[in-house]
Molecule: Glycine riboswitch aptamer
Organism: soil metagenome
This record gives sequence, C1' cells and structure tokens, in this order.
RNA sequence: GCGUGGGAGAGCUGUCCGGCAACGACAGCGCCGAAGGGGCAACCUCCCCGGAACCUCUCAGGCACCAGGACUACGC
Repeated sequence: GCGUGGGAGAGCUGUCCGGCAACGACAGCGCCGAAGGGGCAACCUCCCCGGAACCUCUCAGGCACCAGGACUACGC
C1' cells in the first nucleotide's frame, strides 16, 4: 500500500417542495473532530539534521440513515 471486518462525536428553528410526515434545498444561530490542512511541540534520535501526535485551530469536512472515517485485527 491492497483486500476483509470493527470504527466515535455533534442540531434546532424558519421558509420552500411535499396531502401530512420524512427526505431534500436555502437562511439564521449553534455544535463535532477521527479524512485532509494549519499551529505548538510531547515524543523519536548519542548529538545535530530530520520526522512528528489521538494535543490544539476549525480553513476544509461533518451534525437521521447511507457514505466517509483517524485508528485497529487478520491476510497478502
């Protein structure tokens, strides 16, 4: 890296659509962090260079399900 499995967190209100509801779109405010990205730097290293978090920020992403998903188990 590939395959299979496991895999968390966080929402309401209003308008429109719709027979109603749900879903969806838009707006307002709120919220989550475990794709990615940024920051500090724990840590790794004999030292330097270098690498660098699950910490932190929320730009991105996400807030029914699905999907995605850091990480992890097994196999190659």